Predicted 3D model of a 374-nucleotide RNA (Bacterial RNase P class A) from Yoonia sp. Model confidence (mean pLDDT): 78 of 100. NCBI's taxonomy places the organism under Bacteria, Pseudomonadota, Alphaproteobacteria, Paracoccaceae, Yoonia. Rfam family: Bacterial RNase P class A. Rfam links the family to the GO terms tRNA processing, dimeric ribonuclease P complex and ribonuclease P activity. The family's RNA type in Rfam is ribozyme.
[in-house]
RNA sequence: GCGGGUGGUCGGAUGAUCGCGGGAUGGCAACAUUUCGAGGAAAGUCCGGACUCCAUGAAAAGCACGGUGCCGGGUAACACCCGGCGGGGGUAACCCUAGGGACAGCGCCACAGAGAACAGACUACCCGUUAUACGCGGGAAAAGGUGAAACGGUGGGGUAAGAGCCCACCGCGGACGUGGCGACACGGACGGCACGGCAAGCCCCACCGGGAGCAAUGCCAAAUAGGGGUUUUGGGCCGUUCGCGGCGCGGGUGCUUGGACCGCAGAAACCCGGGUUGGCAGCUAGAGGCGCGUUGGUAACAGCGUGUCCAGAUGAAUGAUCAUCUCGGGCCAAUUGGCCUAGACAGAAUCCGGCUUACAGACCACCCGCAUAU
Numbered sequence: 001g002c003g004g005g006u007g008g009u010c011g012g013a014u015g016a017u018c019g020c021g022g023g024a025u026g027g028c029a030a031c032a033u034u035u036c037g038a039g040g041a042a043a044g045u046c047c048g049g050a051c052u053c054c055a056u057g058a059a060a061a062g063c064a065c066g067g068u069g070c071c072g073g074g075u076a077a078c079a080c081c082c083g084g085c086g087g088g089g090g091u092a093a094c095c096c097u098a099g100g101g102a103c104a105g106c107g108c109c110a111c112a113g114a115g116a117a118c119a120g121a122c123u124a125c126c127c128g129u130u131a132u133a134c135g136c137g138g139g140a141a142a143a144g145g146u147g148a149a150a151c152g153g154u155g156g157g158g159u160a161a162g163a164g165c166c167c168a169c170c171g172c173g174g175a176c177g178u179g180g181c182g183a184c185a186c187g188g189a190c191g192g193c194a195c196g197g198c199a200a201g202c203c204c205c206a207c208c209g210g211g212a213g214c215a216a217u218g219c220c221a222a223a224u225a226g227g228g229g230u231u232u233u234g235g236g237c238c239g240u241u242c243g244c245g246g247c248g249c250g251g252g253u254g255c256u257u258g259g260a261c262c263g264c265a266g267a268a269a270c271c272c273g274g275g276u277u278g279g280c281a282g283c284u285a286g287a288g289g290c291g292c293g294u295u296g297g298u299a300a301c302a303g304c305g306u307g308u309c310c311a312g313a314u315g316a317a318u319g320a321u322c323a324u325c326u327c328g329g330g331c332c333a334a335u336u337g338g339c340c341u342a343g344a345c346a347g348a349a350u351c352c353g354g355c356u357u358a359c360a361g362a363c364c365a366c367c368c369g370c371a372u373a374u
Base pairs, nucleotide, nucleotide: 001370002369003368004367005366006365007364008363009362010361012325013324014323015322016321017320018319020037021036022035023034024033025032026031039345043356044355046354047353048352049351050350051213052212053211054210060257061256062255063254065209066208067207068206069205070084071083072082073081074080085099086097087096088095089094100204101203105202106201107198108197109196122144123143125139126138127137128136129135152170153169154168155167156166157165171193172191173190176187177186178185179184217281218280219279220278227272228271229270230269231268232267233266236247237246238245239244248264249263250262251261288309289308290307291306292305293304294303295302296301327343328341329340330339331338332337
């Protein structure tokens, strides 16, 4: 200097004038002063929670359904994050993870090919007929071909030709030993050892999970029609010392069981019609953000100390104009100059932790490779 990889920051600033919403102070009020006011993703609504209700109530057990899937750690929790192990890609830095089970069962592997799971002979090979032929019979699956994949690989021996048939090495297998919390790794010996792949096909196994959601929920005010119809089910039974007890039925935001509680006449489903579309709360100070210091940890992160910061709208505020500066871009000129232009993705709605997707431009740090010079 060029190329590659990983992580991170910003994504305008200042002033003036006017306008909008929240808080505080003053004021009877109008209003005045002051202060704050949309993101790194606010998007997707994908995951996890906080919170509210079902719910006075065992809020339990089982099932259905759904989720996760190597090991250890972090976290309120997670499918997230960190660190590892195995596998794959890359020269490398690094990146990806389709990562429990194929001997519980079912299913699939198109086409090509002889044959796709305990299969198989198309071209070649060997023996006999037989003559180096055709054809026929037998042997073999080592060579070639087809294919994503062909029932271990390379080399040697052996054989009529061949084959783990035998041997060496590699690979594979279970046992043993060593190291590690563990996933696993390493080691020597033994065993000719292979009836493949797909579970991101159904499934099996292990673990986790009630449901619905701020349009949750609660309060105030107001109004109406305590409306009408259809179907299903029940409207009780027994005992009694008349207090009540037992059984039955109804009462959950997946279903079943279940104790307690309430009730004994309603309950459930569907259809038609009417009233209320108002106000307040929930509503934003926290599992908070950021900075500095410190302790522990490889790290994620956790603890302690200290400083500072914080939108709550409700048809939905957070804006407009002007000037200047700065980064970048464009045009004219062609030494310094002049003019134009905030310029990507994009707008809070209960909140928080993540993931995913979109993104013009400007930067920072570290790592890998190549070339050159000293």